[in-house]
RNA sequence: GCGCCGUUGGUAUAGUGGUUAGCAUACUCGCUUCCCAAGCGAGUGACCCGAGUUCGAAUCUCGGACGGCGCA
Numbered sequence: 001g002c003g004c005c006g007u008u009g010g011u012a013u014a015g016u017g018g019u020u021a022g023c024a025u026a027c028u029c030g031c032u033u034c035c036c037a038a039g040c041g042a043g044u045g046a047c048c049c050g051a052g053u054u055c056g057a058a059u060c061u062c063g064g065a066c067g068g069c070g071c072a
Stems, first nucleotide, its partner, number of pairs: 001071007010025002013022001018055001026044006048064005
């Protein structure tokens, strides 16, 4: 330099154009307990950036950034 793949709460991930972006874990509060843990209930928190297509984009297209793999 070229090609392919990936980027979603603190972490690990699901999500084939329209619903309030889902689940687990973490964290906070409460219940329970002599205390802790476990358990139960409630809550907090996310689409890498820019542009385009579209009535509508996390999702499709283009460019960029970062990471991984391969080729030279």
Source information: Transfer RNA from Sordaria macrospora, 72 nucleotides, folded computationally. The sequence is in RNAcentral, with records from ENA and GtRNAdb. It matches the Rfam family "tRNA". The coordinates come from a structure-prediction model, not an experiment, and the mean pLDDT is 80.